[in-house]
Context: one part of a larger RNA
RNA sequence: GGCGUAUGGGGGAUGCCUAGGCUCUCAGAGGCGAAGAAGGACGUGAUAAGCUGCGAUAAGCUGCGGGAAGUGGCACAUACACUUUGAUCCGUAGAUUUCCGAAUGGGGCAACCCGGCAUGUUGAAGACAUGUCACCUAGUAAUAGGAGCGAACCCGCUGAACUGAAACAUCUAAGUAGGCGGAGGAGAAGAAAACAAUAGUGAUUCCGGUAGUAGUGGCGAGCGAACCCGGAAGAGCCCAAACCAAUGUUGUUACGGCAAUAUUGGGGUUGUAGGACCACGAGAUCGAAUGCCAAUUGAAUCAGAACACUUUGGAAAGAGUGACCAUAGAGGGUGAUAGUCCCGUAAGAGUAAGAGCGGUUAUUUGUAGUGGUAUCCUGAGUAGCGCGGGGCACGUGAAACCUUGUGUGAAACUGGCGGGACCAUCCGCCAAGGCUAAAUACUCCUGAGAGACCGAUAGUGAACCAGUACCGUGAGGGAAAGGUGAAAAGUACCCUGAAUAAGGGAGUGAAAGAGAACCUGAAACCAUACGCUU
Repeated sequence: GGCGUAUGGGGGAUGCCUAGGCUCUCAGAGGCGAAGAAGGACGUGAUAAGCUGCGAUAAGCUGCGGGAAGUGGCACAUACACUUUGAUCCGUAGAUUUCCGAAUGGGGCAACCCGGCAUGUUGAAGACAUGUCACCUAGUAAUAGGAGCGAACCCGCUGAACUGAAACAUCUAAGUAGGCGGAGGAGAAGAAAACAAUAGUGAUUCCGGUAGUAGUGGCGAGCGAACCCGGAAGAGCCCAAACCAAUGUUGUUACGGCAAUAUUGGGGUUGUAGGACCACGAGAUCGAAUGCCAAUUGAAUCAGAACACUUUGGAAAGAGUGACCAUAGAGGGUGAUAGUCCCGUAAGAGUAAGAGCGGUUAUUUGUAGUGGUAUCCUGAGUAGCGCGGGGCACGUGAAACCUUGUGUGAAACUGGCGGGACCAUCCGCCAAGGCUAAAUACUCCUGAGAGACCGAUAGUGAACCAGUACCGUGAGGGAAAGGUGAAAAGUACCCUGAAUAAGGGAGUGAAAGAGAACCUGAAACCAUACGCUU
């Protein structure tokens, strides 16, 4: 020096555990904000650095309800207090709520500085206290509304590239990502100028098929319907106009009016055309909103059955013996594994605010018929067309349809549009105004629950005072770190030692080889002793 055995150190794997995560289900809620939000700064405790709570009324104040013996948060000590005259605590409704922040009197390097006006302390200067003073929109004004924040979902405007095509330009990625604006608990869409095809359907939306079909496509890569069928849901309405009237203005007048125009009210809403208008007739039927009554629901909360002995053990819930309850044998805890020890669980009880099936009359309000056809009305820079684009599964194609930057530009019910160039026949429908629940999408958040999900290098980045420490001028990046024990019973006292280091006794404990560097304690690596061997 090597190998082996043994005993330690070192290290923190493994096992077990879970306080935290992940993914869902059901129900709720789907917003907060100038009555000052979200988010912060600074304060606030007897002692108080941090977290939590709160705001100069500052770990809190008040009312009401619950509850019943202790209480002064995490937080374990001392002191001092509170409480059966009902505290702490729980629920609910209020009060207070510094300064910054949309931040809004003006300014500003956020949490700071400096003002005007009114009133008061005052009689004055100065100072202080209270209130008020931004901008935009509407309105004569009083006044009302807006702004800012927020996870996804939704709509609109705008809009890439990497990539794929095995290169690349049309194409694709993709109308995706990103940017901007807007809304709601949903949003969007929506009551046929629709589909269809000789038969018919009857607003929209969503799902399953149709179907990777028909098509489209440097006919490459790719893109990719509809009719129709089966389901979810189901709901239809209102204006403009004709016509009538009132009011104002203007013109004109023979002062009786007439005409034009504007506003308002009535009327009216359709494609087997409808309405105005004329004639007849009736006030039918079915609703809606507000108010009132009101089943039911609804916070904290109440109540809730049934087990003993022996034995092992530090400890019984284990084992043994014999019982009991069960509309409760879900779950958790208790010194090991408990239906009957504790909290609970099943089935019940309970009310405030709030919600509200249903009913009702009070108020307000909506809703319809028959016939006639002479006249009038039925959405114009619109439809259509030319040029250039875009959207439609459809890349200009035979390219209809929708849309529109530009130019042009109709008809008026004997009218107009569509049925994939175009024409005819036939069929369907009525554009150029608007509203509309449900079925659909999502989850920052609340409650209840689930998991052939994870178990501390996993699961959120974060089980722990984590978006922290730390890094970066900044945008931004971003950790590590869980476990004594059933209970602190956390080692009084003595000794060695320079020692508040460390250790040895003693003591606690089932265990200290569980001693806080604390469950278990693998390997690398280090050391000591012994054996063998060069």